[in-house]
A computed fold for a 677-nucleotide part of an RNA from a freshwater metagenome, annotated as large-subunit ribosomal RNA, domain II. The coordinates come from a structure-prediction model, not an experiment, and the mean pLDDT is 84.
Context: one part of a larger RNA
RNA sequence: GUCAGCGACUUAUAUUCAGUGGCGAGCUUAACCGAAUAGGGGAGGCGUAGCGAAAGCGAGUCUUAACAGGGCGUUUAGUCGGAAGGAGCAGACGCGAAACCAAGUGAUCUACCCUUGGCCAGGUUGAAGGAUGGGUAACACCAUCUGGAGGACCGCACCAAUAAGCGUUGAAAAGCUUCUGGAUGAGCUGAGGGUGGGGGUGAAAGGCUAAUCAAACUUGGAGAUAGCUCGUACUCCCCGAAAUGCAUUUAGGUGCAGCCUUGAUUUAUACUGAUGUGAGGUAGAGCGACUGAUAAGAUGCGAGGGCUUCACCGCCUAUCAAGUCUUGACAAACUCCGAAUGCGCAUCAGUUCUAUAUCAGGAGUGAGGGCAUGGGUGCUAAGGUCCAUGUCCUAAAGGAGAAGAAUCCGGACCAUCAGCUAAGGUCCCGAAAUAACCGCUAAGUUGAACUAACGAAGUCAGAUUGCUAAGACAGCUAGGAUGUUGGCUUGGAAGCAGCCAUUCAUUUAAAGAGUGCGUAACAGCUCACUAGUCGAGGAGUUUGGCGUGGAUAAUAAUCGGGCAUAAGCGGUUUACCGAAGCUAUGGGAUAUGUAAAUAUCGGUAGGGGAGCAUUCCACUCUGCGUUGAAGGCGAAGCGUCAGCUUCUCUGGAGCGUGUGGAAACGCAAAUGUAGGU
Numbered sequence: 001g002u003c004a005g006c007g008a009c010u011u012a013u014a015u016u017c018a019g020u021g022g023c024g025a026g027c028u029u030a031a032c033c034g035a036a037u038a039g040g041g042g043a044g045g046c047g048u049a050g051c052g053a054a055a056g057c058g059a060g061u062c063u064u065a066a067c068a069g070g071g072c073g074u075u076u077a078g079u080c081g082g083a084a085g086g087a088g089c090a091g092a093c094g095c096g097a098a099a100c101c102a103a104g105u106g107a108u109c110u111a112c113c114c115u116u117g118g119c120c121a122g123g124u125u126g127a128a129g130g131a132u133g134g135g136u137a138a139c140a141c142c143a144u145c146u147g148g149a150g151g152a153c154c155g156c157a158c159c160a161a162u163a164a165g166c167g168u169u170g171a172a173a174a175g176c177u178u179c180u181g182g183a184u185g186a187g188c189u190g191a192g193g194g195u196g197g198g199g200g201u202g203a204a205a206g207g208c209u210a211a212u213c214a215a216a217c218u219u220g221g222a223g224a225u226a227g228c229u230c231g232u233a234c235u236c237c238c239c240g241a242a243a244u245g246c247a248u249u250u251a252g253g254u255g256c257a258g259c260c261u262u263g264a265u266u267u268a269u270a271c272u273g274a275u276g277u278g279a280g281g282u283a284g285a286g287c288g289a290c291u292g293a294u295a296a297g298a299u300g301c302g303a304g305g306g307c308u309u310c311a312c313c314g315c316c317u318a319u320c321a322a323g324u325c326u327u328g329a330c331a332a333a334c335u336c337c338g339a340a341u342g343c344g345c346a347u348c349a350g351u352u353c354u355a356u357a358u359c360a361g362g363a364g365u366g367a368g369g370g371c372a373u374g375g376g377u378g379c380u381a382a383g384g385u386c387c388a389u390g391u392c393c394u395a396a397a398g399g400a401g402a403a404g405a406a407u408c409c410g411g412a413c414c415a416u417c418a419g420c421u422a423a424g425g426u427c428c429c430g431a432a433a434u435a436a437c438c439g440c441u442a443a444g445u446u447g448a449a450c451u452a453a454c455g456a457a458g459u460c461a462g463a464u465u466g467c468u469a470a471g472a473c474a475g476c477u478a479g480g481a482u483g484u485u486g487g488c489u490u491g492g493a494a495g496c497a498g499c500c501a502u503u504c505a506u507u508u509a510a511a512g513a514g515u516g517c518g519u520a521a522c523a524g525c526u527c528a529c530u531a532g533u534c535g536a537g538g539a540g541u542u543u544g545g546c547g548u549g550g551a552u553a554a555u556a557a558u559c560g561g562g563c564a565u566a567a568g569c570g571g572u573u574u575a576c577c578g579a580a581g582c583u584a585u586g587g588g589a590u591a592u593g594u595a596a597a598u599a600u601c602g603g604u605a606g607g608g609g610a611g612c613a614u615u616c617c618a619c620u621c622u623g624c625g626u627u628g629a630a631g632g633c634g635a636a637g638c639g640u641c642a643g644c645u646u647c648u649c650u651g652g653a654g655c656g657u658g659u660g661g662a663a664a665c666g667c668a669a670a671u672g673u674a675g676g677u
Stems, first nucleotide, its partner, number of pairs: 001677003005673002011090001013088001015086002020081004026046003032040002050057002060072004093231002096228001100221006111195009120185001122154003125150001129146006158182003163178004197213001199209003234611006244257005258365002260362006269355001270351009284337001285335002291331002295327005302320002304317004368393010398409003413587004418583003424577003427562003433574001435573006446564002454549002458546008467537001475533005481506003486500003512527001516525002588601005612666001614663006621656001623655002631650002634647005
């Protein structure tokens, strides 16, 4: 892992509610007796009257000064069984702690201690002391020999465990190999004994105390407790949530309310629309209507600064600035104003299976999430967070979106090799148009997801202003002059560094006191402007469409792919495809209903209803069975399902039908449990 067995809402007591049975203003016994499911037993309990704290009064009573008002009562149905739903007390659906307490058992492991024993190859060093000699006044001191000290040195046994490797379902629940530390000492070790659990022992690591230690082990309290996790076993039918508010030593729990379900009651409602009538201060708007904020300009109360004066007066201002005026403009905690929606009430109409309301029984939920819209917060960030309104997912399958909880379409009772549509599609993968017409795009833009500011004689369509056969625009040819080098400035300034200006005037077809290049300054080139040539449109501004650059991410790439110049984009049109939608045909169930019929039948938590199967008991069939029971392999049939019936074979002795009753009554899950494999 797997197979088959076992495995979780029970029982007792006291109570509540609905239904059912007995009796009924009554109902009923408990212990106990008993010839024992009988009968007796009426103690007691509930009910028949309430109100008040009570005395007490009583269809009333309490409050009170009250005969007022108000509170609670008064109109009568209960009670005892058995079965069901809940809640209380008990382990109370099952399994599960870490822990706490009590009484005991442990020092054969290990820590420390006590008693008594044992062990330490070999080699090295050479302390004190001593002896002899030297030496001293005597010591001191020196030399040689002797001597054999030491938590001394090297190193086996022995004890330990430094480093690495191996081992890691090991040879081993701590080992092996090599290296390493101690190895006469605070050494190692045998045997016997001692210290006991909040205790011991500890050269101290919270170490050790029998593979167990920040409190051992065994048994008991004990089924500790677990607002936590996991699991909780057959079927069908009807309805069907919540993830919110308030409170909480509360936040993953719970109480009340909300939302679901079942039953009863009432004929009042509910929902939608219309009309009428209300409350309101949002969106918007506005602010010479407040509170604030506020840009530019004009004016300038007042202030600052300067000048002046002995002082007063006075004058000035590149400063600040009240108020006023003109123009402009802001606000969730501004409003002179002010919608749309939504909400309240009334009337009428419509809808419907009363959907509403009240009472009673049973819940679950109280982690929500996405999207759209209105907001707060945040960065007008987030698949962010917090509200509001709606919707979907949750608890919703089907079609579209390549694929996808919540986006679009649409809500699955069952069957059908019937039809019509929705969203979305119709070249191939792929069902259906290589459809029709009018445009656009040339970038594979695009056909998915939209990057932008900004740039550009891309291209298409429109609007508008000048010029133009008295010749435009572009090109080419020619001119583009004179006073004058205007004046000033300057080293210079002559159209062209800069400043000034009625920037004039003259000759002209036209020619600026000069558009740009250029020079030190001149010169030179050029433009404006004019003529000729040429011969038809041309120059600008602006709006919209589709394109272009800007363009950058990590596995080589891609519109889902192939591919496509349409099979891309915009517009118009007609067909077709396309779902569990709708229709058709057949069938089932539920609700209402006499019927006909009509409507309904997705569903998690959860409520309600109806059944199947297992074991046992009573009665029954005066049932079945060695002419083969139960059980088993296989097959056939029936039923909406749980399931049931039959047949062959196997098996070899018990078993069933119907009606009731009672349960140790249904397994796939609990890192379930014991066994097989």